[in-house]
RNA sequence: GGACGGUUAGCUCAGUUGGUUAGAGCUACUGGUUUACACCCAGUGGGUCGUAGGUUCGAGUCCUACACCGUCUA
Numbered sequence: 001g002g003a004c005g006g007u008u009a010g011c012u013c014a015g016u017u018g019g020u021u022a023g024a025g026c027u028a029c030u031g032g033u034u035u036a037c038a039c040c041c042a043g044u045g046g047g048u049c050g051u052a053g054g055u056u057c058g059a060g061u062c063c064u065a066c067a068c069c070g071u072c073u074a
Stems, first nucleotide, its partner, number of pairs: 001073007010026004019057001028044005050066005
C1' cells in the first nucleotide's frame, strides 16, 4: 500500500430487511431483609449509538469521508 471486520451505558455485549419509549448481564446507588456484613429481593441512576456529512416522512441500522482498534496479505 491492498482486502476484511469492529466502534452502542463504568465493563462485556445484543439490537430482526429502516418504523415511533435504545436494551440485557455485571458494576454503582437507594430501600427491604440481618445484631452486623455477605447472599438474596425490589427499585433507581447512567447513552450526544466513534466524528462529520448525505439519502429518507423517519437512521443505532443504508451511502460517503475521516479517526481509532484488530485480522489477513504484498

The RNA shown here (transfer RNA) has 74 nucleotides and comes from an uncultured Opitutales bacterium. The sequence was found in a public genome assembly. Its mean pLDDT, the model's own confidence on a scale to 100, is 80. It matches the Rfam family "tRNA". The family's RNA type in Rfam is transfer RNA. From the family's description: Transfer RNA (tRNA) molecules are approximately 80 nucleotides in length.